[in-house]
RNA sequence: AAUAUUCUUUGGGGCGGAGUGAAAUUCUCCACCGGCAGUAAAGUCUGCGAACCCUUCGGGGCCGAGCGGGUGAAAUUCCCGCACCGACGGUAUAGUCCGGAUGAGAAAAGAAGCAU
Numbered sequence: 001a002a003u004a005u006u007c008u009u010u011g012g013g014g015c016g017g018a019g020u021g022a023a024a025u026u027c028u029c030c031a032c033c034g035g036c037a038g039u040a041a042a043g044u045c046u047g048c049g050a051a052c053c054c055u056u057c058g059g060g061g062c063c064g065a066g067c068g069g070g071u072g073a074a075a076u077u078c079c080c081g082c083a084c085c086g087a088c089g090g091u092a093u094a095g096u097c098c099g100g101a102u103g104a105g106a107a108a109a110g111a112a113g114c115a116u
Base pairs, nucleotide, nucleotide: 002116003115005112006111007110008109009108010107016030017029018028019027031096032095033086034085035048036047037046038045043084044083052061053060054059066082067081068080069079070078088099089098090097
């Protein structure tokens, strides 16, 4: 110094305006948002977490969406343009409200440190 290991902390954003209606932050028009790691900087690539389903509780399954142009050694990541996607329960049909959740968690930072 690094690693195994242990502990602590951190660890998800967003409905503003108009319309219809008895009722909608749920419909329609305009708007707004984007977890973690990797990689040329990513909601849409690769992998992971969460949600959901199953479970012998070890784990397993499932898991949305991007193209065109430009620059460059390198970018589906940057820039320009136009698109697209978003668990479950509740409620006038919800990515944005309420709830499970003061939960869980990928992971990040810090501390300790027998041993190697």